[in-house]
This is a predicted structure of a 74-nucleotide RNA (transfer RNA) from a Minisyncoccales bacterium. Its Rfam family is "tRNA". The family's RNA type in Rfam is transfer RNA. NCBI's taxonomy places the organism under Bacteria, Bacillati, Minisyncoccota, Minisyncoccia, Minisyncoccales.
RNA sequence: GCCUGGGUAGCUCAGUUAGAUAGAGCACGUCUUUGGUAAAGACGAGGUCAGCGGUGCAAUUCCGCUCUCAGGCU
Numbered sequence: 001g002c003c004u005g006g007g008u009a010g011c012u013c014a015g016u017u018a019g020a021u022a023g024a025g026c027a028c029g030u031c032u033u034u035g036g037u038a039a040a041g042a043c044g045a046g047g048u049c050a051g052c053g054g055u056g057c058a059a060u061u062c063c064g065c066u067c068u069c070a071g072g073c074u
Stems, first nucleotide, its partner, number of pairs: 001073007010026004028044005050066005
């Protein structure tokens, strides 16, 4: 230098295929339960969907460029 795959909640990841409300588990907070913890259950909070631009009524999703991580080729 070229190719492929990834970047979404504190962590691990789904969702994008087919554009129209952003989700799960764990963790965290409150409550219930208990003599008290743990466990269990209920509720809740938490997001620049890596960044910039474009298309479009509408973009996490499509297109272009950039950054970054992993792997491969030379």